[in-house]
RNA sequence: AUAUGAUUAGGCGAUGGGGUUCGUCUUCACUCCCGUAUAAACGGUAAUGACUCCUACCAUUAA
Numbered sequence: 001a002u003a004u005g006a007u008u009a010g011g012c013g014a015u016g017g018g019g020u021u022c023g024u025c026u027u028c029a030c031u032c033c034c035g036u037a038u039a040a041a042c043g044g045u046a047a048u049g050a051c052u053c054c055u056a057c058c059a060u061u062a063a
Base pairs, nucleotide, nucleotide: 009026010025011024012023013022016054017053018052019051020050021049033044034043035042036041
């Protein structure tokens, strides 16, 4: 480095961590947001795939 077999799982789902759960991929894989736009460029939503807790951020109100 290659081949075969067995065992075990692991990665990912546009910004952090924990728990639960779903989906998907098997490492040359899965995945890596939206709109306008040929490109460049401009604008916008969101810490979740989903639920929940914590943390960070933003807005409002009260002390």
Molecule: Fluoride riboswitch aptamer (crcB RNA motif)
Organism: Pelosinus sp.